């Protein structure tokens, strides 16, 4: 540089053909225990990388730009 993957909650992934953004850790409370832990219930938590277009409607689809991973090339 080119190609391909992939960025969504603190962290780890979901959302299958455009149509209500969730689970698990994990953090508060609370139950239980003599105490811890473990278990149980509740709550919390998101400009879905950034900008634009497309649509009645975008996490999902098109363009650019950025960041990480791989593979391939250059140059040395």
């Nucleotide at each position: 540089u080119g190609c391909g993957g992939g960025g969504u909650a603190g962290c780890u992934c979901a959302a299958c053909g455009g149509g209500g953004a969730g689970a698990g850790c994990g953090g508060g409370c609370g139950g239980c225990u003599g105490u811890u832990a473990a278990c149980c219930g509740u709550c919390u938590g998101g400009u879905u990388g950034u900008g634009g277009g497309u649509u009645c409607g975008a996490g999902u689809c098109c363009c650019a730009c950025c960041c990480c991973c791989g593979c391939a090339g250059c140059c040395a």
Predicted 3D model of a 76-nucleotide RNA (transfer RNA) from an Anaerolineae bacterium. NCBI's taxonomy places the organism under Bacteria, Bacillati, Chloroflexota, Anaerolineae.